[in-house]
């Protein structure tokens, strides 16, 4: 130097046919307990890796850059 995968809250990972970004663990307040754990309620926390493009409308389609990966030379 070529292919080809992947990049989404703090950590793991989902989002199907382009149409309101969620699950799980954690975190925080409450409840419950004499008190810890557990159990239960309610919340917060993302510009979906950058950068343009197409579209009424983009985590998802299209180019191009990063960086991880796994392969061929």
């Nucleotide at each position: 130097g070529g292919a080809c995968c992947g990049u989404u809250g703090g950590c793991g990972c989902a989002g199907u046919u382009g149409g309101u970004a969620g699950c799980g663990c954690g975190c925080a307040u409450c409840c419950u307990c004499g008190a810890c754990a557990c159990g239960g309620a309610u919340g917060a926390g993302g510009u979906c890796a950058c950068u343009g493009g197409u579209u009424c409308a983009a985590g998802u389609c299209c180019a191009g850059u990063a960086c991880g990966g796994u392969c061929c030379a």
Source information:
Transfer RNA from Trebonia sp., 73 nucleotides, folded computationally. Lineage of the source: Bacteria > Actinomycetota > Streptosporangiales > Treboniaceae > Trebonia. Rfam family: tRNA. From the family's description: Transfer RNA (tRNA) molecules are approximately 80 nucleotides in length.